[in-house]
RNA sequence: GAAGGUAGGUGUGACUGGCGUAACGUGGAGAACCACGAGGGAGCACCUAUUUCAUAAGCCGUACGCCUGGGCGAAGCAU
Repeated sequence: GAAGGUAGGUGUGACUGGCGUAACGUGGAGAACCACGAGGGAGCACCUAUUUCAUAAGCCGUACGCCUGGGCGAAGCAU
C1' cells in the first nucleotide's frame, strides 16, 4: 500500500404467502396470490473503531405446527 474478518452507525433494501393456536389490519381473489398500511428483514454501499483477529455456506419474512412459493449470498459453467 492492497484486500479481508469482527463490532457499531447511516443509507438502501430483495423477500415479506396459506391453514390451525396465540397478538397484524383493510379491500379483492381462491388455493398458498394482487394492492395498500404497519411491523420484520438477510443482503448491498459508505463511514468509524479494532489492526490480521476471517479463510466456505449458508442466511431472511412475529412464535410453534402442517404446507406452498421466493429472495439474497457462496461455488461452478457459458457469453

The prediction has a mean pLDDT of 76. A computed fold for a 79-nucleotide RNA from Cohnella thailandensis, annotated as ZMP/ZTP riboswitch aptamer (pfl RNA motif). Rfam family: ZMP/ZTP riboswitch aptamer (pfl RNA motif). A reference for the family is Jones and Ferre-D'Amare (2015), "Recognition of the bacterial alarmone ZMP through long-distance association of two RNA subdomains", Nat Struct Mol Biol. Of the family's consensus pairs, 96% are formed in the model. The RNAcentral record of the sequence draws on Rfam. NCBI's taxonomy places the organism under Bacteria, Bacilli, Caryophanales, Paenibacillaceae, Cohnella.